RNAcentral holds the sequence, with entries from ENA.
The RNA shown here (Bacterial RNase P class A) has 323 nucleotides and comes from a Burkholderiales bacterium.
Of the family's consensus pairs, 93% are formed in the model.
The gene name in the source record is rnpB.
[in-house]
RNA sequence: GAGUCGGCCAGGCAGCCGCUGCGCGCAAGCGCAGAGGAAAGUCCGGGCUCCGCAGAGCGGGAUGCAGGGUAACCCCCUGGCACGGCGACGUGACGAACAGGGCCACAGAGACGAGUCCUCGGUCCGCAAGGGCUGGGGGGUGAAACGCGGCAACCUCCAUCCGGAGCAACACCAAAUAGGCAAGCGCUGAGGCCGGCUCGGCCGAGCUUGCGGGUAGGUGGCUUGAGCCCCGGGGUAACCCGGGGCCUAGAGGAAUGGCUGCCGGCCCCGCCGGGUCACACCGGCCGGGGCCACAGAACCCGGCUUACCGGCCGUACUCCCUU
Numbered sequence: 001g002a003g004u005c006g007g008c009c010a011g012g013c014a015g016c017c018g019c020u021g022c023g024c025g026c027a028a029g030c031g032c033a034g035a036g037g038a039a040a041g042u043c044c045g046g047g048c049u050c051c052g053c054a055g056a057g058c059g060g061g062a063u064g065c066a067g068g069g070u071a072a073c074c075c076c077c078u079g080g081c082a083c084g085g086c087g088a089c090g091u092g093a094c095g096a097a098c099a100g101g102g103c104c105a106c107a108g109a110g111a112c113g114a115g116u117c118c119u120c121g122g123u124c125c126g127c128a129a130g131g132g133c134u135g136g137g138g139g140g141u142g143a144a145a146c147g148c149g150g151c152a153a154c155c156u157c158c159a160u161c162c163g164g165a166g167c168a169a170c171a172c173c174a175a176a177u178a179g180g181c182a183a184g185c186g187c188u189g190a191g192g193c194c195g196g197c198u199c200g201g202c203c204g205a206g207c208u209u210g211c212g213g214g215u216a217g218g219u220g221g222c223u224u225g226a227g228c229c230c231c232g233g234g235g236u237a238a239c240c241c242g243g244g245g246c247c248u249a250g251a252g253g254a255a256u257g258g259c260u261g262c263c264g265g266c267c268c269c270g271c272c273g274g275g276u277c278a279c280a281c282c283g284g285c286c287g288g289g290g291c292c293a294c295a296g297a298a299c300c301c302g303g304c305u306u307a308c309c310g311g312c313c314g315u316a317c318u319c320c321c322u323u
Stems, first nucleotide, its partner, number of pairs: 001319004005314005011263007019034006036294001040305002043303005048166004060162005065079005080094001081092004095157002100155002102151003112147001117139003120135006170220004180211006191203004227246008264292007271284004
């Protein structure tokens, strides 16, 4: 100098004005907490909830070197093999082709059924050119030429695993209207209308109460969890075990924001210094301007994949050059 691997940060501080949750307070208000490494895609695997389910089989799907890790996995770790790289290292659906079917481009006579393009010997037919039979060697084409060929990210076989739907799951509380059931009252007039009452008039077959289902609405599920941090031990590692400490968003049309100032980083212009014939280039930071990614919880975890300005770390590792 060029790279490889692993890990980390994701501008900082202050003031003012707001938003959500919790606690305190009669109240005004005060205090505390308040997005991510991917919260994303919803691609795998689980927890949880409801539904289904005697058992077995068929069918379907997924996975596929070996061993290990894990709640589980299409995940992770270690090792082998193959391929790529000088190398550190990276990538890999990497079981079976004597169970069966199918396919093998172009070229080639022929691509797994069989068969003979050229050539040599023997023999038969033929005047000859040539043809038939038989035995061997070779050439040519091609990734592969008869060898139990190759392909299973073609069907298939083998082994292992797999019920469905999802927090808009599900549970509880519960109006109005309509309908259901039961009881009581009612054509010997219940009840309704005539603005409140009485009388009167009119209409009249329903009215009242209770129960249950259920909608709107509300509450729970809802964040203490395969949790995080530190130390010790086991293991090559993934990971596991023990001890101690901590509580770290829970919204529900959906909060986590806005403004100002200072500092930090990067870029551009100007200025100054070095450098140059002049540029380029390097440095300073006096002045001005711009920018500071990708993206945002929605039941919760473990992974994978994708997006991402800029930067840091490891006395990690490799290759090249110089001394």